[in-house]
RNA sequence: AAAGAGGCCCAGAUGAUCGCCGGUCCUGCGGGACGGGAGGAAAGUCCGGGCUCCACAGGGCAGGAUGGUCCUUAACGGGGACCGGGGGCGACCCCAGGGAAAGUGCCACAGAGAGCAGACCGCCUGUCUGUGCUUCGGCAACGGCAGGUAAGGGUGAAAGGGUGAGGUAAGAGCUCACCAGUUCCGAUGGUGACAUCGGAAGCUCGGUAAACCCCAUCCGGAGCAAGGCCGAAUAGGGGAGCGCUUGAGGAUGGCCCGUCCGAAGCUCCCGGGUGCGCUGCUUGAGGUCGUCGGCAACGGCGAUCCUAGAUGAAUGAUCAUCACCCGGGGUGGGGUAACCCGCUGCGGGGACAGAACCCGGCUUAUGGACCUCUUUGACC
RNA sequence: GGCCCCGUAGCUCAGCUGGAUAGAGCAACCGCCUCCUAAGCGGUAGGUCGUGAGUUCGAAUCUCGCCGGGGCCGCCA
Numbered sequence: 001a002a003a004g005a006g007g008c009c010c011a012g013a014u015g016a017u018c019g020c021c022g023g024u025c026c027u028g029c030g031g032g033a034c035g036g037g038a039g040g041a042a043a044g045u046c047c048g049g050g051c052u053c054c055a056c057a058g059g060g061c062a063g064g065a066u067g068g069u070c071c072u073u074a075a076c077g078g079g080g081a082c083c084g085g086g087g088g089c090g091a092c093c094c095c096a097g098g099g100a101a102a103g104u105g106c107c108a109c110a111g112a113g114a115g116c117a118g119a120c121c122g123c124c125u126g127u128c129u130g131u132g133c134u135u136c137g138g139c140a141a142c143g144g145c146a147g148g149u150a151a152g153g154g155u156g157a158a159a160g161g162g163u164g165a166g167g168u169a170a171g172a173g174c175u176c177a178c179c180a181g182u183u184c185c186g187a188u189g190g191u192g193a194c195a196u197c198g199g200a201a202g203c204u205c206g207g208u209a210a211a212c213c214c215c216a217u218c219c220g221g222a223g224c225a226a227g228g229c230c231g232a233a234u235a236g237g238g239g240a241g242c243g244c245u246u247g248a249g250g251a252u253g254g255c256c257c258g259u260c261c262g263a264a265g266c267u268c269c270c271g272g273g274u275g276c277g278c279u280g281c282u283u284g285a286g287g288u289c290g291u292c293g294g295c296a297a298c299g300g301c302g303a304u305c306c307u308a309g310a311u312g313a314a315u316g317a318u319c320a321u322c323a324c325c326c327g328g329g330g331u332g333g334g335g336u337a338a339c340c341c342g343c344u345g346c347g348g349g350g351a352c353a354g355a356a357c358c359c360g361g362c363u364u365a366u367g368g369a370c371c372u373c374u375u376u377g378a379c380c
Numbered sequence: 381g382g383c384c385c386c387g388u389a390g391c392u393c394a395g396c397u398g399g400a401u402a403g404a405g406c407a408a409c410c411g412c413c414u415c416c417u418a419a420g421c422g423g424u425a426g427g428u429c430g431u432g433a434g435u436u437c438g439a440a441u442c443u444c445g446c447c448g449g450g451g452c453c454g455c456c457a
Stems, first nucleotide, its partner, number of pairs: 001376007009368002012322007020037002023034004039352001043363002046361005051223004058257004063219005068082005083097001084095004098214002103212002105208003120153002122149007130142001131140003161179006180204002182201008227279003230275001237270006249261003272456002286305008324349004329344006381453007390406004399437001408424005430446005
């Protein structure tokens, strides 16, 4: 220098003027003073929790989610460390990573055969007829028929371990040696996933569970338009269905059971009315700093700080100075040069995006600065 | 703000328990018929299956992330 890998941080600052939304105080009710006012993602609403209501959150079925191990946490499908597998020369990255030797299904096309496999070509044996050669004993190739064979060819994403030797008519884990894997047993190390070592069994078993399914663990439902309070108004209207204790219906669950409420009404549809009222509403698993424990995620302790609460929805605009980046101009210094470092004034630029009950994550969008590391090349 | 659903030719829809060269109707274009047009008949073209990844031998179909569009939800009687 080029090409990469990982991590961390920032999201311009100050002042003036004019506004917008809350809060506190003063007031002569006109207003005035002081102080506060978006984000790292406020976004998507993809997970988890708090909070609120539904009986106390009950039982079963169905359904959904997750899926290596250990830890972390209020909880998680998040995070950390490790294990196993895969990719990269490497720094490092990726994995929905339980079970296919429980069961069922599927595996198009091609191919002989696609799942307790399969003879198309080939190889080998026997036999038959014709043919050729013949030393007339037989031999050979082609063809037909009956078999054997998974070594070789060919098809496919995938064809039932690999190499060598023995064996055989030809072959084959058929047998043996070595290698790879699987299952079982044992030892050692580790909390564990697992790793290493030793032994046994020719055991060699296809893929797919983001197909049904099985196993383990977790999940009651709804959501601040939850819920609570105070008012006002009307046509307290019309229709359909179910029911009046042999029990409709309700308790926001897809169904059943149980429990409770419950009766002269209940459910649905059409129509009508009404505050865009108050509350919930912002101090919280909160932030910052220090210290201790831990590899880390994270946790303990101490100090300190208070930091938006709008509701057709505030948080803005203009100007000045400074800082940052870019472009071309002038000028000074260094150098043989390419070029590098500085000063000055001119013009331009600053992304993605905006709270709506509150937190913890994930994902996506987005401008820039810095640090560490890797590979290659050149120079010293 | 919350909760659901959908995306396939220009338009309306099939296909979605994985195996195709993705179909149908209308519309478009060309030809035949007719004096001409319509209707009718025959033919042709037109698709990143919204988009980017993953699973699989193989994805319109299964899974995840984005993008776009649509619907429902207050109180009173």